This is a predicted complex of two RNAs, RNase P RNA and transfer RNA, with 461 nucleotides together. Rfam match: Bacterial RNase P class A. It is annotated as a ribozyme. Its mean pLDDT, the model's own confidence on a scale to 100, is 79.
C1' cells in the first nucleotide's frame, strides 16, 4: 500500500430578521421556554392501555418449531450447535417428526417404493442359421429431478452384500466431554430404510375478542309537554264575554324519536357464568360535525460504574426532551461545509438523500445523496 | 387513524389436491343470409413476464415472505 469482509456515528452549520404551534408570565404592548425521524413509513410481528366477565374449563380454529440465554413480550435479539458456501475474515438456513399413518412423485422410463426386469449377460431345449421358449441374474446399456450403498476382490454357468477388506451411512451399546442442542472414541448389527410436511398429519410449546373512530365527562339538537302573550277562524252570546281549533313567541320539563326481535350478552360450538324491559341487538329516521379528559414522567433519554462472551441487567448521578384536530415545525439575508456545470484564473450560476409525528412503546421490513470512524481476514514490499 | 378485500387476453371473469388444462364469452378478422346494414349462423388466427421481487419443491398463476399498485367499511347524540 491494495482487496475483501463485518460493524457503527452523522446527515449541512452558525448568526440575524419575520412567520405558525404548546406551556408559562404579563403593565396586554409583549416577554420567557420548546418544537418530527431513522425511519416519523408499510402496518408484518409483539406489548401497554380501555371495554367486552376481575377474561374462566374443553373441542375446533390460529401460531411458533436445533439448543441455552435475554426481555413486559414476541415470529425480535445475543451465544453456541448442526448443514451449505468461501483460500480466510465471514455470510446464508420457517433448522422438530418422512420405522404413527394417510397422500403426492407429472412427461420419460422395464420399473417411483412391502419392488420389478426393456435391452443385455448366462444355461436347458428346439432350430441348418437368423430366431423362438422356459428357467437364472442384476455387473453394465438406456429413463429421469430422482432407480434400493461405494471401490476393489473372491466367487460363479452368469451374477450379486452371497462373503471378505476399506470407505460412507444408520439404529443400538459402552466411555469420556458439554446445562443443554451436539461432539469424539470404542463395538456390534450387512442394517443400506428414496424425496416431500412453506401436504393432510403427528409431538412440544403458545394463544379470548375488538381496537384511542378503543372508552369517559359534556354541550347542542329534530319532537313533545307545563304554564303565559300576541294575531286570527268557527260557533254561542244578555255583546260583558265563553267554547274550540290554527299560526307565532317567551318560558318549564323529559334519562328526548319510530320499528322489530324475548329472551339477550360473554368472536365459533358444548359447558359455566352475567344480566332482566330505564336493557340489548339490528334497522329507519332526525340531529350535531363541538367542547374536554384519554394525551405526553415514560418498559425514558444521557454519563459513569459493577456483572455479564454477549443481548442485558444493577446502582449512582444528571435532564425534562412536540401534542396539533382546516392538523404547526417555515421563509429570506450574510458567513461557511459538500456535490456539480462555466471559466486559465480571481471568479460567477445551480443544488443539499429518503422522507416527515397523529394513543404510546419494544422489533422486523423496506426507502436513503453523500461524508466520517473502527475492527478484523488474505496478498505485495520494507524494517 | 384503524380495519378488510382483490391484481389472470384489449374487456368481464373460470382455474383441480402442484404437473401437458393457462382456459371461456365478448371484442377483432374472414365467410353465409340481406338491395344494404344490424341481429343470427359457420370458420378463424393471434393476443398472457398469471402486479413486482426472492424463497420452498425435481417442478409454482396455486405453498410462503417482502414489496408494489386499487377497491370498499367506520365517528357521536337520540
Nucleotide at each position: 500500500c491494495g482487496a475483501g469482509u463485518c460493524g457503527g456515528u452523522c446527515g449541512g452549520g452558525u448568526g440575524a430578521u419575520c412567520g405558525c404551534g404548546g406551556c408559562a408570565c404579563u403593565c396586554c404592548g409583549g416577554u420567557g421556554u420548546c418544537g418530527a425521524g431513522g425511519a416519523a413509513a408499510g402496518u408484518c410481528c409483539g406489548g401497554a392501555c380501555u371495554c367486552c366477565a376481575c377474561a374462566g374449563g374443553g373441542c375446533a380454529g390460529g401460531g411458533u418449531g436445533g439448543u441455552g440465554g435475554g426481555u413486559a413480550a414476541c415470529g425480535c435479539c445475543c451465544a453456541c450447535c448442526c448443514g451449505g458456501g468461501g483460500a480466510a475474515a465471514c455470510c446464508c438456513g420457517c433448522g422438530g417428526g418422512a420405522c404413527a399413518g394417510u397422500g403426492c412423485c407429472a412427461c420419460a422410463g422395464a420399473a417411483a417404493a412391502c419392488a420389478g426386469a426393456c435391452c443385455g449377460c448366462c444355461a436347458g431345449a428346439g432350430g441348418a442359421a437368423a430366431c423362438u421358449u422356459u428357467g437364472g441374474u442384476a455387473a453394465g446399456g438406456g429413463u429421469g429431478a430422482a432407480a434400493c450403498g461405494g471401490u476393489g476382490g473372491u466367487g460363479u454357468a452368469a451374477g450379486a452384500g452371497a462373503c471378505c477388506a476399506c470407505c460412507a451411512g444408520u439404529a443400538c451399546c459402552g466411555c469420556a466431554g458439554g446445562c443443554g442442542a451436539c461432539u469424539g472414541c470404542g463395538g456390534u448389527a450387512g442394517c443400506u430404510a428414496g424425496g416431500u410436511a412453506a401436504a393432510c398429519c403427528c409431538c412440544a410449546c403458545c394463544u379470548g375478542g375488538a381496537g384511542c373512530a378503543a372508552g369517559g365527562u359534556c354541550a347542542a339538537g329534530a319532537g313533545g309537554u307545563u304554564g303565559g302573550g300576541u294575531c286570527u277562524g268557527c260557533g254561542u252570546u244578555u255583546c260583558g264575554g265563553c267554547g274550540u281549533g290554527g299560526a307565532u313567541c317567551c318560558u318549564u320539563c323529559c334519562a328526548a324519536g319510530c320499528a322489530a326481535a324475548c329472551g339477550g350478552g360473554c368472536g365459533g360450538c358444548c359447558c359455566g357464568c352475567c344480566u332482566g324491559a330505564c336493557a340489548u341487538u339490528u334497522g329507519c329516521u332526525g340531529g350535531u360535525a363541538g367542547a374536554c379528559c384519554g394525551c405526553a414522567c415514560g418498559a425514558g433519554g444521557u454519563c459513569g460504574u459493577u456483572g455479564g462472551c454477549a443481548a442485558c441487567a444493577g446502582c449512582g448521578a444528571u435532564c425534562c426532551c412536540a401534542g396539533a384536530u382546516g392538523g404547526a415545525u417555515g421563509a429570506u439575508c450574510a458567513c461557511c461545509g459538500c456535490c456539480u456545470g462555466a471559466g486559465c484564473a480571481a471568479u460567477c450560476g445551480g443544488g443539499c438523500a429518503c422522507a416527515g409525528g397523529a394513543u404510546c412503546c419494544g422489533g422486523c421490513u423496506u426507502a436513503u445523496a453523500g461524508a466520517c470512524c473502527g475492527g478484523c481476514u488474505c496478498g505485495u514490499u520494507c524494517c | 387513524g384503524g380495519g378488510g378485500c382483490g391484481g389472470u387476453a384489449g374487456c368481464u371473469c373460470a382455474g383441480c389436491u402442484g404437473g401437458u388444462c393457462a382456459g371461456a364469452g365478448c371484442a377483432g378478422c374472414g365467410g353465409a343470409c340481406u338491395c344494404a346494414u344490424a341481429a343470427u349462423c359457420c370458420g378463424u388466427c393471434a393476443g398472457g413476464u398469471c402486479g413486482u421481487c426472492g424463497g420452498u419443491u425435481c417442478g409454482a398463476g396455486c405453498c410462503c415472505g417482502a414489496c408494489c399498485c386499487g377497491c370498499c367499511c367506520c365517528a357521536c347524540c337520540a